[in-house]
Context: one part of a larger RNA
RNA sequence: CCGAAGCAAGGGAACUCGGCAAGUUAGUCCCGUAAGUUAGCAAGAAGGGAUGCCUACACUUCUUCCAAGAUUACAUCAAGGAGGACUUGUAGGUCUCAGUAACAAGGGGACGUCGACUGUUUACCAAAAACACAGGUUUCAGCAAGGUGGAAACGCUGAGUACUGAAGCCGACGCCUGCUCACCAGCAGUAUCUGAAGCUGGGGUUCAACUCAGUCAAGGACUGCUAAGGAGCGGGAGUAACUCUGACUCUCUUAAGGUAGCGUAGUACCUCGCCGCUUAAUUGGCGGCUUGCAUGAAUGGCGUAACGAGCGUCCCACUGUCCCUGCUUUGGACCUG
Repeated sequence: CCGAAGCAAGGGAACUCGGCAAGUUAGUCCCGUAAGUUAGCAAGAAGGGAUGCCUACACUUCUUCCAAGAUUACAUCAAGGAGGACUUGUAGGUCUCAGUAACAAGGGGACGUCGACUGUUUACCAAAAACACAGGUUUCAGCAAGGUGGAAACGCUGAGUACUGAAGCCGACGCCUGCUCACCAGCAGUAUCUGAAGCUGGGGUUCAACUCAGUCAAGGACUGCUAAGGAGCGGGAGUAACUCUGACUCUCUUAAGGUAGCGUAGUACCUCGCCGCUUAAUUGGCGGCUUGCAUGAAUGGCGUAACGAGCGUCCCACUGUCCCUGCUUUGGACCUG
């Protein structure tokens, strides 16, 4: 010097990306316990007290002996009394710095974000906000079905039958889920148009080739429908008794011009937006505002108790994280043999 442990005056997160690590707390009994809430929870919330040993007393249960007495065929039951053990409690005493004295054994609280939850996952750098989930919704399918494996035979779904099976999206619960069918896609229809080969007929050819006309499927054109299918959801002027703003009006334009919500967001470039709270000081956090570079409604929107080795912030307690290092133990390194 390195590894693993232990202790540390005073301070107590000043360390650091960040309390990482370490420490604090801890069992049992009693008291006591907030907001919120889906009334289950939250909750071991928080917080406080007790805890060893000895003696005495009381109680609980069991037990030994004695026993008034009761019923009696043996025998059984039994008020009460004297002891023993056990449990719990009360009181007094006693020792230590310390009584769950070792081992074992939650640190706590507040706010927000995401995901409802228990669960699952990158065996060996990721455990999560990812996956799943109950639930919601859409599509296909009447069974010789639909979906799927196979070249086929033949399988699976299923010895099931729409309260079923398959496929997709969202993801408890609560309140909701706006507008657009122009484009892409799907479905349905279609008087008419288009629409290949083939076929029929004509021409042509010694036969053919070839050519013309007719007929003509799907598809397309065309007409509707469907957005919890894909996708999309504007611009410019003017205008109110100071100013500002613009309910209102005009105009261009679209298939329709973003509704309810939420909003500087895990989404905001400008940005460390502005205001408030928190700090001595805050690019942080929380609450508001919000013209949103480029939020937004099942690629779900906004809330939400409980839950989380998730993520961000603050407070209390606690500490060698630090001020600022020191000492001790042990194993190495190192020296010698």